[in-house]
RNA sequence: GAAGCUGGCUAGACAGUCGCCGCUUGUUUCUUAGCGAUAAGAAAGAGGGGAGGAAAGUCCGGGCUCCAUAGAGCAGGAUGACGGCUAAUGGCCGUCCACCGUGAGGUGAGGAAUAGGGCCACAGAGACGAGCGUAUUAAGUUACGGUGAAACGCGGCAACCUCCAUCUGGAGCAAAACCAAAUAGGCAGGCGAUGACGCUGCUCGCUGAGUCUGCGGGUAGGUUGCUUGAGCAUACAGGCAACUGUGUGCCUAGAGGAAUGACUGUCCACGACAGAACCCGGCUUAUCGGCCAGCUUCACUC
Numbered sequence: 001g002a003a004g005c006u007g008g009c010u011a012g013a014c015a016g017u018c019g020c021c022g023c024u025u026g027u028u029u030c031u032u033a034g035c036g037a038u039a040a041g042a043a044a045g046a047g048g049g050g051a052g053g054a055a056a057g058u059c060c061g062g063g064c065u066c067c068a069u070a071g072a073g074c075a076g077g078a079u080g081a082c083g084g085c086u087a088a089u090g091g092c093c094g095u096c097c098a099c100c101g102u103g104a105g106g107u108g109a110g111g112a113a114u115a116g117g118g119c120c121a122c123a124g125a126g127a128c129g130a131g132c133g134u135a136u137u138a139a140g141u142u143a144c145g146g147u148g149a150a151a152c153g154c155g156g157c158a159a160c161c162u163c164c165a166u167c168u169g170g171a172g173c174a175a176a177a178c179c180a181a182a183u184a185g186g187c188a189g190g191c192g193a194u195g196a197c198g199c200u201g202c203u204c205g206c207u208g209a210g211u212c213u214g215c216g217g218g219u220a221g222g223u224u225g226c227u228u229g230a231g232c233a234u235a236c237a238g239g240c241a242a243c244u245g246u247g248u249g250c251c252u253a254g255a256g257g258a259a260u261g262a263c264u265g266u267c268c269a270c271g272a273c274a275g276a277a278c279c280c281g282g283c284u285u286a287u288c289g290g291c292c293a294g295c296u297u298c299a300c301u302c
Stems, first nucleotide, its partner, number of pairs: 001298010012267007020050002023047003027044007052273001056284002059282005064172004076168005081095005096110001097108004111163002116161002118157003128153001132145004176224004186215006198206002231250008268271001
């Protein structure tokens, strides 16, 4: 210098203007309740926050919620070397083995083929069960057979069924919990043709079969669940590693038909895939580019 391998980071920048969704408030105004103190709500101001490395697929695992659940078994599903990590896993780490690569490295569902069934491309006369061809023998008695991964045999395939071992309840935030109208049902009680209720505040009068109270379930609507979490950053310690422990610091969207935007200017390497909806840990898939670290092979120079 070229070609590679592995791991990680980043995901246009800055400024201005106008907006949108939450949060906070020793501010202002208004409304409602109240004698008031004050409380609640609305608007404005101010402050601060506002998508991702995959938010995606919903493929695994867990938290959380409800339902189910004496025990055992069957069915179904998943996994499969050995050891470890973790809340847990089918994930991750280490080692062994097999295969691929000159190498750094990569890939592996890596138990059982004498329990049973099924399959074995192409080639080959014949592919799993014995036959066939040639030679040979008293005799299917013995030997050989181009091909092919496997051939005349106690072969191969289990990511084909299966067997063995281990694990495994179901549904999902539209889960679920709480508050709770109007109307129409329900239940209980009171009054009522000896006239209730209503007209009507009272008396009279009229009318004529319901009416009043309480309880309970459900709907609309509202609130919670909802983001402080197996959290993030950093230092030290343990461990080959995955990971763990301790100290310090930080708070970083939380909507509910769904905000996170638009425009202008300057600059650059000219900007990909793509948008949260209960929350995490993984896997897989999509992705313009740029950067960093370690390592390998080849060539050249000293």